Model confidence (mean pLDDT): 81 of 100. The part of an RNA shown here (small-subunit ribosomal RNA, 3' major domain) has 475 nucleotides and comes from an uncultured bacterium. The RNAcentral record of the full RNA draws on ENA and SILVA.
Context: one part of a larger RNA
RNA sequence: UGACGGGGGCCCGCACAAGCGGUGGAGCAUGUGGUUCAAUUCGACGCAACGCGAAGAACCUUACCCAGGCUUGAACAGCGAGUGACAAACUACGAAAGUGGUCUUCCGCAAGGACACUCGUAGAGGUGCUGCAUGGCUGUCGUCAGCUCGUGUCGUGAGAUGUUGGGUUAAGUCCCGCAACGAGCGCAACCCUUGUCGUCAGUUGCUAACAGGUCAAGCUGAGCACUCUGGCGAGACUGCCGACGUUAAGUCGGAGGAAGGUGGGGAUGACGUCAAGUCCUCAUGGCCCUUAUGCCCAGGGCUACACACGUGCUACAAUGGCCGGUACAGAGGGUUGCCAAAGCGGGAGCUGGAGCCAAUCCCUUGAAAGCCGGUCGUAGUCCGGAUUGCAGUCUGCAACUCGACUGCAUGAAGUCGGAAUCGCUAGUAAUCGCGGAUCAGCAUGCCGCGGUGAUACGUUCCCGGGUCUUGCACA
Repeated sequence: UGACGGGGGCCCGCACAAGCGGUGGAGCAUGUGGUUCAAUUCGACGCAACGCGAAGAACCUUACCCAGGCUUGAACAGCGAGUGACAAACUACGAAAGUGGUCUUCCGCAAGGACACUCGUAGAGGUGCUGCAUGGCUGUCGUCAGCUCGUGUCGUGAGAUGUUGGGUUAAGUCCCGCAACGAGCGCAACCCUUGUCGUCAGUUGCUAACAGGUCAAGCUGAGCACUCUGGCGAGACUGCCGACGUUAAGUCGGAGGAAGGUGGGGAUGACGUCAAGUCCUCAUGGCCCUUAUGCCCAGGGCUACACACGUGCUACAAUGGCCGGUACAGAGGGUUGCCAAAGCGGGAGCUGGAGCCAAUCCCUUGAAAGCCGGUCGUAGUCCGGAUUGCAGUCUGCAACUCGACUGCAUGAAGUCGGAAUCGCUAGUAAUCGCGGAUCAGCAUGCCGCGGUGAUACGUUCCCGGGUCUUGCACA
């Protein structure tokens, strides 16, 4: 100087407390361990591995296993020699890969060139090993308020000072003081979005007035007021008033205002820590394989199943289930696409073909919870839907291993969950549906969107962190 303390002081955080809703019990989905297997490819392991890499394993993917094949190779690229078109197409064998057969024959007058094949040689190739040789990227402490430097001064020196102290802040934020004076990386601000207003613009958006029109409807003329869209601008700065404070920084209250003290949300992650993660994104040193640890291909496996754990979904019901009626979103996506009207089917869906490269058409009558009416009456039920049988639909070369969905039948566990444990302070939790990426098909996961919409006195304690100080047998 640090680190550490079941030392102390001050402060903060859904850290506790006060609450709300869960997990842990059930069934299923998914990941992991274990076990099994010819293989169940590999990585990730406290927080910070375990719905993680994987934004989508039937084949492919695919790296694994078994079987069949290839050896300058499937792709790329150099040199030498030789041959000539090679290929496509058709065809035999084969599970395919592949191995044969038939036919055809590039440019240039030529030299030759491009291309292909054969031989040879350098070498290709490797998701083989090492993340403890590395780059790059990432997680984490932590969006915590810290981490440092120059000069000066002090100390023999390691170092200290500044950065400590008194206040204050979300903040090393600012003020005051001070052997320090300044500065840098962080904080904040500048960026995006949302909340109010003005202005410009007015179609594909909108409809107040006028006219037409309908069962109804911005449907039509018309208009750009309103909504909206999206450019530009205004607006918030403790600016104003009062109190407190050291006359300061600032704090508390108030006014005006759409918004008040960082308005809400996002992006943004200092010096560093964990030899943290990744050689299987990529790049790369070294090592290893080279008729194989490379390459092609059929089938299988990654989907196994006594069990254990994590993360979720659905429930156990009446604040509910079912039936009928009825209302209101936002944000996205669409040409190998979204797919309307109409018709068929009880349904998944099929036929059909209008429109749309989209503020126009479609997904999407645009939603569900909601509201109105009816029924059920506390029951393993009109709760719950697992499991299983049969019949189907769709995608795709192909749904046996191993897809999603529909209909009929079947109707399991489950009556609110032990010890323990998680999330959350506002349009948040909870709850309800909708969209998107990946994607032929496959979502309870992920990423977004809106609808309805709660509870909270405080800092003694637990956990983590910041700062000052103290002890120290640690470095």